[in-house]
Molecule: glmS glucosamine-6-phosphate activated ribozyme aptamer
RNA sequence: CUUGAUGUUCUAGCGCAUGGCCUCGCUGCUUGGGCAGUGAGGUGACGAGGAAGAGGUUGUCGAUUUAUCAGCGGAUGCCUCUCGGCUUGCCGGUCGUUAGAAUGCUGUUAAAGCUGUCAGGUGACUGACAGGACAGAGCGGCAUUUGGGCAGGACA
Numbered sequence: 001c002u003u004g005a006u007g008u009u010c011u012a013g014c015g016c017a018u019g020g021c022c023u024c025g026c027u028g029c030u031u032g033g034g035c036a037g038u039g040a041g042g043u044g045a046c047g048a049g050g051a052a053g054a055g056g057u058u059g060u061c062g063a064u065u066u067a068u069c070a071g072c073g074g075a076u077g078c079c080u081c082u083c084g085g086c087u088u089g090c091c092g093g094u095c096g097u098u099a100g101a102a103u104g105c106u107g108u109u110a111a112a113g114c115u116g117u118c119a120g121g122u123g124a125c126u127g128a129c130a131g132g133a134c135a136g137a138g139c140g141g142c143a144u145u146u147g148g149g150c151a152g153g154a155c156a
Stems, first nucleotide, its partner, number of pairs: 014073003018070002020043010046062003052082006083096004088151004100146009114131007
């Protein structure tokens, strides 16, 4: 220096923790329930989908429902411009390197919640395994329909 194995961390619906809510300890008050102060903690978004570049911005889709609350940061969304594809140039349109649109069919393992078991913690709570469900947007495949104008080139 190269290769292989193993372990850890990260890979963005993600992270953080000022308020809130909750727990435990101590102190004070209270007949009691409890309240106040203080210290240490817990909680604080469940997956699907998503990246040409720059700037701006209150950033897609649904599931759950006691806070998934108020907030901060980030962010692949959106808008504008640039670049690029869609036939050679221009205008317009549309899209993003798998680079038009519409409609129909179809595919794309939802996860958490829930049930059961186990593990850690005094506790709030956290983690793991198993079981069985349920989305929408977007995207892919197939079929059908449709895809402007001007100029130029080639062939007949």